RNA sequence: GGGCCUAUAGUCUAGUGGUACGACGCGUCAUUCGCAUUGACGAGGCACCGGUCCGAUUCCGGUUAGGUCCA
Repeated sequence: GGGCCUAUAGUCUAGUGGUACGACGCGUCAUUCGCAUUGACGAGGCACCGGUCCGAUUCCGGUUAGGUCCA
């Protein structure tokens, strides 16, 4: 320098164009003499810039970062 793949919450993860799923963690409440466990509720997320579309996490282009292969 070139080819390919990946980027979703603090961590891991599902999602083939129509209000983004779940787990752990975190907060509040209940339960307990107290802690743990358990239960209920809640906060928190689509790497960035543009394009297509009525509508984009999803499709297209570029950028950034990581992985892998070739040189």